The RNA shown here (transfer RNA) has 74 nucleotides and comes from a Candidatus Woesearchaeota archaeon. The prediction has a mean pLDDT of 82.
[in-house]
RNA sequence: GCACCAGUAGCACAAUCUGGUAGUGCGCAGGUCUUAUAAGCCUGUGGUUAGGGGUUCAAAUCCCCUCUGGUGCA
Numbered sequence: 001g002c003a004c005c006a007g008u009a010g011c012a013c014a015a016u017c018u019g020g021u022a023g024u025g026c027g028c029a030g031g032u033c034u035u036a037u038a039a040g041c042c043u044g045u046g047g048u049u050a051g052g053g054g055u056u057c058a059a060a061u062c063c064c065c066u067c068u069g070g071u072g073c074a
Base pairs, nucleotide, nucleotide: 001073002072003071004070005069006068007067010026011025012024013023020057027045028044029043030042031041032040050066051065052064053063054062
């Protein structure tokens, strides 16, 4: 230098193929239970979907550019 893959909540990941309410688990906070803690149960808390632009009624998803990380080739 070229190609491919990945970037979504504090953490690990779904949702992308087929555009249509951004979700699960852990965590955190409160409650319940307990003499108390843990576990269990209930409720809540969470997001510029890496950044910018475009297409569209509508974009995490499609197109273009950039950034970061990984792999391969040279």